[in-house]
Model confidence (mean pLDDT): 79 of 100. The RNA shown here (Glycine riboswitch aptamer) has 101 nucleotides and comes from a Rhodospirillales bacterium.
RNA sequence: CCGAUCCCUGUGGGAGAGACUGGCGGAACCGCAAGGUUCAGCCGGCGCCGAAGGAGCAACCGCCCCGGAAACUCUCAGGCAAAAAGGACCGCAGGAGGAUG
Numbered sequence: 001c002c003g004a005u006c007c008c009u010g011u012g013g014g015a016g017a018g019a020c021u022g023g024c025g026g027a028a029c030c031g032c033a034a035g036g037u038u039c040a041g042c043c044g045g046c047g048c049c050g051a052a053g054g055a056g057c058a059a060c061c062g063c064c065c066c067g068g069a070a071a072c073u074c075u076c077a078g079g080c081a082a083a084a085a086g087g088a089c090c091g092c093a094g095g096a097g098g099a100u101g
Stems, first nucleotide, its partner, number of pairs: 001101001007095007018046001020045005026039005047080003053076001054074003060068003
C1' cells in the first nucleotide's frame, strides 16, 4: 500500500399460507320495525405456511475424545384477504476491524 470473513447503521428489493368456522361484545350505514350490510377486536375449533427465533438429522469441515454445521426436516414460538408490522437472503452506501498479499 491492497484491504477479506464476521459485526453495526442507513437504504432498496424480499415469499408462503383460511376474507374458514362457533361464541362474545363493539362501531358505522340502511330501514317504521323486524332485520340487513360493512369493518375491527377477544376467546375457542379445525386447516395451513416457513424466510424472525428455536430444535433435529446430515453432506461436509475441523484441533477428529468430541465439536462446528443448511435455504433440508419439525413447527415450540411466529405467521395465514388487502394494508401495516415482521421477514432469512441479496444489492448499495457508511462505520468498526484487520486476515491475506